[in-house]
RNA sequence: GGGUCUCUAGCUCAAUUGGUAGAGCAGCGGGCUUUUAACCCGAAGGUUGUGGGUUCGAUUCCCACGGGACCCA
Numbered sequence: 001g002g003g004u005c006u007c008u009a010g011c012u013c014a015a016u017u018g019g020u021a022g023a024g025c026a027g028c029g030g031g032c033u034u035u036u037a038a039c040c041c042g043a044a045g046g047u048u049g050u051g052g053g054u055u056c057g058a059u060u061c062c063c064a065c066g067g068g069a070c071c072c073a
Base pairs, nucleotide, nucleotide: 001072002071003070004069005068006067007066010025011024012023013022019056028042029041030040031039049065050064051063052062053061
């Protein structure tokens, strides 16, 4: 220098060919327990990397940029 893949909650990952984003763990509150752990219940937590485009509608499609992984030179 060229190419491929990837980026979603604090972490690990889903989201049925575009229809209004969810789970587990962690953390928080409560129950149980003499207490802790374990177990059970509940609530909260997101500008879906950034900026544009297409569309009635974008996590999903297109473009640019940024981070990461790999291949070729």

Background: Transfer RNA from an Acidimicrobiia bacterium, 73 nucleotides, folded computationally. Lineage of the source: Bacteria > Bacillati > Actinomycetota > Acidimicrobiia. Its mean pLDDT, the model's own confidence on a scale to 100, is 80. It matches the Rfam family "tRNA". From the family's description: Transfer RNA (tRNA) molecules are approximately 80 nucleotides in length.